RNA sequence: CAAUUGAAUUCUCUUACUACGGAGAGUUUGAUCCUGGCUCAGGACGAACGCUGGCGGCGGGCUUAACACAUGCAAGUCGAACGCGAAAGGACUCUUCGGAGUCCGAGUAGAGUGGCGCACGGGUGAGUAACGCGUAGGCAACCUACCCUCAGGUGGGGAAUAACCACGGGAAACCGUGGCUAAUACCGCAUAAUGUCUUUGGAUCGCAUGAUCCUUUGAUCAAAGCUUUAUGUGUCUGAGGAUGGGCCUGCGUCGGAUUAGGUAGUUGGUGAGGUAACGGCUCACCAAGCCUGCGAUCCGUAGCUGGUCUGAGAGGAUGAUCAGCCACACUGGCACUGAGACACGGGCCAGACUCCUACGGGAGGCAGCAGUGAGGAAUAUUGCGCAAUGGAGGAAACUCUGACGCAGCCACGCCGCGUGCAGGAUGACACCCCUACGGGGCGUAAACUGCUUUUAUACGAGAAGAAGUCCUGGUUCUGCCAGGUUUGACGGUAUCGUAUGAAUAAGCACCGGCUAACUCCGUGCCAGCAGCCGCGGUAAUACGGAGGGUGCAAGCGUUGUCCGGAAUCACUGGGUGUAAAGGGUGUGUAGGCGGGACUGUAAGUCAGAAGUGAAAUCCCACGGCUCAACCGUGGAACUGCUUUUGAUACUGCAGUUCUUGAGUAUCGGAGAGGUUGCUAGAAUUCGUGGUGUAGCGGUGAAAUGCGUAGAUAUCACGAGGAAUACCAGAGGCGUAGGCGGGCAACUGGACGAUUACUGACGCUGAGGCACGAAAGCGUGGGGAGCAAACAGGAUUAGAUACCCUGGUAGUCCACGCUGUAAACGAUGGAUGCUCGAUGUCGCCCCUUUUUUGGGGCGGUGUCUAAGCUAACGCAUUAAGCAUCCCACCUGGGGAGUACGCUCGCAAGAGUGAAACUCAAAGGAAUUGACGGGGGCCCGCACAAGCGGUGGAGCAUGUGGCUUAAUUCGAUGCAACGCGAAGAACCUUACCUGGGCUCGAACGCUACCGGACAACCCCUGAAAGGGGGUCUCCUUCGGGCUGGUAGUGAGGUGCUGCAUGGCUGUCGUCAGCUCGUGUCGUGAGAUGUUGGGUUAAGUCCCGCAACGAGCGCAACCCCUAUCGUUAGUUACCAGCACGUCAUGGUGGGAACUCUAGCGAGACUGCCUGCGCAAGCAGUGAGGAAGGUGGGGACGACGUCAAGUCAUCAUGGCCCUUAUGCCCAGGGCUGCACACGUGCUACAAUGGUCAGUACAAUGGGCUGCCACCUGGUGACAGGGAGCUAAUCCCAAAAGCUGAUCUCAGUUCGGAUUGUAGUCUGCAACUCGACUACAUGAAGCCGGAAUCGCUAGUAAUCGCGUAUCAGCAACGACGCGGUGAAUACGUUCCCGGGCCUUGUACACACCGCCCGUCAAGCCAUGGAAGCUGGGGGUACCCGAAGCCCGUGACCCAACCUCGGAGGGAGCGGUCUAAGGUAAACUCAGUGACUGGGGCUAAGUCGUAACAAGGUAGCCGUACGGGAACGUGCGGCUGGAUCACCUCCUAU
Repeated sequence: CAAUUGAAUUCUCUUACUACGGAGAGUUUGAUCCUGGCUCAGGACGAACGCUGGCGGCGGGCUUAACACAUGCAAGUCGAACGCGAAAGGACUCUUCGGAGUCCGAGUAGAGUGGCGCACGGGUGAGUAACGCGUAGGCAACCUACCCUCAGGUGGGGAAUAACCACGGGAAACCGUGGCUAAUACCGCAUAAUGUCUUUGGAUCGCAUGAUCCUUUGAUCAAAGCUUUAUGUGUCUGAGGAUGGGCCUGCGUCGGAUUAGGUAGUUGGUGAGGUAACGGCUCACCAAGCCUGCGAUCCGUAGCUGGUCUGAGAGGAUGAUCAGCCACACUGGCACUGAGACACGGGCCAGACUCCUACGGGAGGCAGCAGUGAGGAAUAUUGCGCAAUGGAGGAAACUCUGACGCAGCCACGCCGCGUGCAGGAUGACACCCCUACGGGGCGUAAACUGCUUUUAUACGAGAAGAAGUCCUGGUUCUGCCAGGUUUGACGGUAUCGUAUGAAUAAGCACCGGCUAACUCCGUGCCAGCAGCCGCGGUAAUACGGAGGGUGCAAGCGUUGUCCGGAAUCACUGGGUGUAAAGGGUGUGUAGGCGGGACUGUAAGUCAGAAGUGAAAUCCCACGGCUCAACCGUGGAACUGCUUUUGAUACUGCAGUUCUUGAGUAUCGGAGAGGUUGCUAGAAUUCGUGGUGUAGCGGUGAAAUGCGUAGAUAUCACGAGGAAUACCAGAGGCGUAGGCGGGCAACUGGACGAUUACUGACGCUGAGGCACGAAAGCGUGGGGAGCAAACAGGAUUAGAUACCCUGGUAGUCCACGCUGUAAACGAUGGAUGCUCGAUGUCGCCCCUUUUUUGGGGCGGUGUCUAAGCUAACGCAUUAAGCAUCCCACCUGGGGAGUACGCUCGCAAGAGUGAAACUCAAAGGAAUUGACGGGGGCCCGCACAAGCGGUGGAGCAUGUGGCUUAAUUCGAUGCAACGCGAAGAACCUUACCUGGGCUCGAACGCUACCGGACAACCCCUGAAAGGGGGUCUCCUUCGGGCUGGUAGUGAGGUGCUGCAUGGCUGUCGUCAGCUCGUGUCGUGAGAUGUUGGGUUAAGUCCCGCAACGAGCGCAACCCCUAUCGUUAGUUACCAGCACGUCAUGGUGGGAACUCUAGCGAGACUGCCUGCGCAAGCAGUGAGGAAGGUGGGGACGACGUCAAGUCAUCAUGGCCCUUAUGCCCAGGGCUGCACACGUGCUACAAUGGUCAGUACAAUGGGCUGCCACCUGGUGACAGGGAGCUAAUCCCAAAAGCUGAUCUCAGUUCGGAUUGUAGUCUGCAACUCGACUACAUGAAGCCGGAAUCGCUAGUAAUCGCGUAUCAGCAACGACGCGGUGAAUACGUUCCCGGGCCUUGUACACACCGCCCGUCAAGCCAUGGAAGCUGGGGGUACCCGAAGCCCGUGACCCAACCUCGGAGGGAGCGGUCUAAGGUAAACUCAGUGACUGGGGCUAAGUCGUAACAAGGUAGCCGUACGGGAACGUGCGGCUGGAUCACCUCCUAU
């Protein structure tokens, strides 16, 4: 930039009702799949906290202490019910001038009697698990003031009392006595019915008790007036309505069974009382019921609902604001009044608390609105107004109204707006940040130019919300019409207009992954972060800061809580072989489920209709505030319940029927099925006797033990107990546990065959009941063998074990208990369905001459298809496909523990938590690694040999010690004659001392200087310091050089765990991989395995593999043979010359040799074996024969292997020193230990004399012939050689002599003396020589090394480094020149296949328990403290009711009473007290185990055959893991055998 997408505006179409609806990620592993938990992303909130904050609208605002409350207000009103009745002030009159009277104020204020209201409205959620609430019904069992409709009435009397007056008591609150008075207050009488009660007869109706109506008799019950005079209003009786309430019922309504039994007015009846009304509501009597596993009772928690939040839904959570119901009003109890209350702003009593008091006594109740204190993380004004809406009273005006309408405070929430818009690149100078130093980022951002003015500010204009009431008039007459007057808290607010000017307005969190967003600095397992995984130990995108970025935005984050994700309680929608999970097995109750046919019914089910499901909310449409939030109108919805009418497939119910499920009868065979009794032989042991003699027994080897008192062995006889060889088999039987000699008795079940019978009688099975290995317990027997415990002997570091010798419970029997196991197929039972193959057991049928072949049913095995499974595997005996029922699971640990309860003689069993803690624990499979697993194979790995090391002396390296320093590094193999192929100085890095500071070397810049250098002198140990002599070149650019200043220096300082490079090692082992294909969900596998073969993953064959790469081999070099070319310095056969002699010379090119190029060897040929590859042959040929010998060459990788001290290099550190120079010392130090070597210990030898033969190499500051001197090292001369030319330059050997077995004529250390050489210098600290000295050592313990042929052994030679030398080292060279290998059992290392694994940092792994330390939560515990509910008893306020009532009393009366009351007594009863228990918490000396915590102690239990296979149950024992006995399991490796199956 484009496209796409989005947004705005306009137009058109559509709309709810009519699918609109579902996302995952991180974390267990080396990797994978699964199981499974933890965590995150979303939404919400009456929120709080942190940082920040411009405006407006609409909402919301004590979730905690139902804690305590100062102050004000929140319920009054009516004079048209009644009796009283002021004052201030004003006017007038009188006056003794003090005052008095009259009128107005005014019938006003005011209290009182009376009526209505105060039971509404407002608050709160303590209690309540309940007919409390919700929903649907019922009352033939009820009430309802005010309001409406209808019918009727309102006559005539009486007696009081407050106010008021007087007196009195009291601090007060208030009270007492006497006197006066009114009413719509109170009391009789009259009148009464369609009222109430009662009597007679009848009708109709209903789901029962019954209801309604007609008729009839008797009894009984009313009233009030006022006034504005009106068709007024009030009042009384009755009927009806409306409204509001009361009661009853079905269904629904939290958790706990570690709460299983509860209940005495309890359940019912009869009668009575009581209530508006039913009812044990209450009482008397009678009966003994009633509730409960479909969860009673008890405990804990909780107001319920419409709704709200979330969710795709089903669900889950919740019950603020608004609305309905309930409950409560300081705590508890009680009633009164009333239509209505057991009454928030009424009463009485008790209690706690607060206040007043004159101490005698009184007053109070904000869970109304404000407000205060307290509590708390936390929640507002002691505001305005009755203008609107609504309420009380009133005829009304009106009064009252903290209901309500408004305002104030708070970002508490939702919604809306703004903080500017457009242009503007030099991609500006800067700041800041990064950088590879070039630049990049911030960034069109700013500046600058133009525009706009929402908002803020100022000024001006200015609403709607108001309808009514009242007055006048009219009228179709009590409601309208017309006219008039008047009413706004909010508020001069909303809104509108004008003016000015970008002017007044941005933060918060995050940036490792999940999860959008990255760099620098600081820090250095510290400080810190953290939702999970996890970051931080010197290069942190994870901590802190900065720059930059991302997200949201007047907010943003954090915390808390709920839902979601979580299919992680699974109805929708999960599981149980091995991951958590099938009960040990059966029987069977309740319950659940149930075969075929028909009929009926209609409970479930389905459909239609009716009622209800309050409003608000949610959803849709339309509308009103500029939009939205918000609000209005209408619709839809409210998934439910009830009633009613239908349908009848399925289920249920009732009935009839059937035979296939189930069962019975008959016949038959099989069987370790069970119980009891009898009995047999073999063996062990013991006893007796005989024979017989020194051992036996036992083990890896031994010992304890037994035996000369005669064992073991052997023979005979006897005793006793236990178990039953062979048969015997993945064979049989049983529900499981389990069952094995034989015979008998009793007895259970299964199976097969045949027909007959019953007719769904079945399946499962919570509780219950029964059985239930081994061990164990009780009582009594028995006891041969075996054998926990125990004892002894061994083993061992120890050995409470494994091994051995003994040995008691026990094992056996009878009776009783226990009730558990890896009680396993780790697989509940039943039924049906779904390919095959092949064994075996039982029975039957057909066929076959016996043999045989085929089929059926029932068991028991193996393999396999489909299917299933995470995989392993299962697979008609399912873990497949379906149905029914039961049991069980929900992360690991704590823990099958604690507490409680039940059972048990005990051991213990059953049931069975929590706190706390972790982010995993786990299953299957994969690749590796490992195994004191297996198989195959290789290697001087062992064996067979030869020679050594380890013993001695010396050399050298290391450790250790020492030191001023003994510089540093290398440390199993793979450090230790290694870096070092040369430490007296130097080297040198170390130490001591003396010095220097742009510096010992190098680059650049500026300035100054001129040469610098060299030489000389002084000082000094030297370095250094001081002084002197001398004094430039130039092409004019400069060069050289000194000084000063600056910048870069310099560092063998650190980090090899930041690195490069190089190297070692496994290992010259034969391996390591890839592409494509195929198999597996996947990690991965296949190929690369298998059968052969090879030195070899070398090759062949086979094969879901086919190919390829890096390795192997070959190609390269040396060497062994030949050819060819060439022929000097090497060579000399033949020819010639010469010499004492020598290729010395001419010459030659044959040979040797030199060094170029070639040839040659390939299992090519033969024979045998073999499919082939290939192997074998004293094979042939050949110089060489099966990679001819040797070398170079080292796959993928391992060891954070080694090296920052070769070099390079990031980071860090030092900079008058950790740099640089110098002298001296040290690296050589010596009680000791180890490695590697040399020389020896001698006769295969030593010594002496003579004599022969190499190769690799080196040589000019060199090698040095030869000569001379010296005993010698060597020195002095001196030729040759820059080398196939000259020199260094051989030894063992051979010949001869001597020594004669000894610490020697072996051996040479050590020491002394004298020398030589190198070097500035041999003291520390060189090598060599001569003479003298003559140590240890006589072949080396345990142990250990090298070598398979030109090798070992032995002999010498050369070279590098180097002045010299510690060299006996290292690297090379040649001379002489063996022995042995049967073989792969064993040791070591390696390769391949396979197996097990709890390992993956990979066995130097992992890991268990006690003990010790710290922290945390928890159990027990003598007790202590507090709460709760109940029981028994005592006491008992107020009050209702009952009784009494000799005291008191106006209404009525026949004057006697009737009636009422005080007082007293009683029942009930709150609070209180006492007692014994229960229960729940807290606390508790001490004590038990548990969990957690980088580096504590002891062992080694488990994982491999874990070194004694492990584990389960049980018993005993032990520091501890554990050990042992008995029985069981395989979730045991390995080898062998048996059986079965598959392939060939």
The prediction has a mean pLDDT of 84. Predicted 3D model of a 1544-nucleotide RNA (small-subunit ribosomal RNA) from Bacteroidetes bacterium CG12_big_fil_rev_8_21_14_0_65_60_17. It matches the Rfam family "Bacterial small subunit ribosomal RNA". Gene Ontology terms of the family: structural constituent of ribosome and ribosome. The source organism's lineage runs through Bacteria, Pseudomonadati and Bacteroidota.